A computed fold for a 79-nucleotide RNA from Methylomicrobium sp., annotated as c-di-GMP-I riboswitch aptamer.
Lineage of the source: Bacteria > Pseudomonadota > Methylococcales > Methylococcaceae > Methylomicrobium.
The coordinates come from a structure-prediction model, not an experiment, and the mean pLDDT is 78.

[in-house]
RNA sequence: AAUAAAUAGCGCCAAACCUACGGUAACGCAGGGACGGAAAGUUACGAAUCCUGAAAUCAAGGAAAGUCGGGCUACCGAG
Numbered sequence: 001a002a003u004a005a006a007u008a009g010c011g012c013c014a015a016a017c018c019u020a021c022g023g024u025a026a027c028g029c030a031g032g033g034a035c036g037g038a039a040a041g042u043u044a045c046g047a048a049u050c051c052u053g054a055a056a057u058c059a060a061g062g063a064a065a066g067u068c069g070g071g072c073u074a075c076c077g078a079g
Base pairs, nucleotide, nucleotide: 003079012037013036017032018031019030021028022027035066041072042071043070045069046068047067049063050062051061052060
């Protein structure tokens, strides 16, 4: 210098739910709130899921990263 689990420390994020606003909706955003998280940082590339649409299906558009996998980045740190 690189890699790096546990422990410890400094801290970080924030589920459900409530309120306000936006949206046809899924849902998003702000405040409150803490179930949890060692990537619960970021990315919609793949699968699954949700919404709109559609007679049904297919196609199309949208949502979601705290479902799984992948990409990029990252604090401390024994050996």
Rfam family: c-di-GMP-I riboswitch aptamer. Rfam's curators write: GEMM was predicted in a large-scale screen for bacterial structured RNA regulatory elements.